[in-house]
RNA sequence: CACACUGUUUUGCUGAGUUUCCAUAUAGGAAAGCGGGGGAACCAAUUUGUGCAUUUUGCACUUGGGGUGAAUCCUUUUUUAUUAAAAGGUAGGGUAUUACUCUUCAUCCGAAUCCGACAGCUAACCCCGUAAGCAUUAGGAGAGAGAAUUG
Numbered sequence: 001c002a003c004a005c006u007g008u009u010u011u012g013c014u015g016a017g018u019u020u021c022c023a024u025a026u027a028g029g030a031a032a033g034c035g036g037g038g039g040a041a042c043c044a045a046u047u048u049g050u051g052c053a054u055u056u057u058g059c060a061c062u063u064g065g066g067g068u069g070a071a072u073c074c075u076u077u078u079u080u081a082u083u084a085a086a087a088g089g090u091a092g093g094g095u096a097u098u099a100c101u102c103u104u105c106a107u108c109c110g111a112a113u114c115c116g117a118c119a120g121c122u123a124a125c126c127c128c129g130u131a132a133g134c135a136u137u138a139g140g141a142g143a144g145a146g147a148a149u150u151g
Base pairs, nucleotide, nucleotide: 011135012134013133014132018032019031020030021029022028033130034129035128036127037126038125043120049061050060051059052058053057064118065115066114067113068112073089074088075087076086077085078084092109093108094107095106100144101143102142103141104140105139
C1' cells in the first nucleotide's frame, strides 16, 4: 500500500415487511401503518385426475385448477424421450435528479415457492403476513407537476 474476514455506526437498494406500547424486558402480547387471502346479490361460468383404506368419508400424491411474486411466453441445440440441460429472444420489472408523472438512452432481473381436486367477481363479515437478501464510476438526459426559502 492492497485484499479478505469480524464487530459497531452511518448512508442507501430490492421487497408489504416499518413504527409505537405493555411486560417477568428471557419467553411473549397488543396497536397503528403497509400488504395478502377467503367470502353474497347482479353478472360470468358449467371441464372434475391417481393410489390406499373405508363404504361415511378419511389419508397421500400431482398431471387439472388456483394463490404470492415483475418473473410470462416463444424459438433453437443436445438428449432414446412428451424428460432434463443449454443458448437466444420476449410480456413484465428494478436502477439516491425528484415524495410524484411521462419520454428516451444505458444496464441488470425476467426466479422461487405455496394450496392439494378446491376457491370467478364479491358489500357485510372472517382470516393471515410484517421476512429474507444486498451495496460504491452508488445509471444518464429531457419535459411536466409540486414543495421550500428570499424579495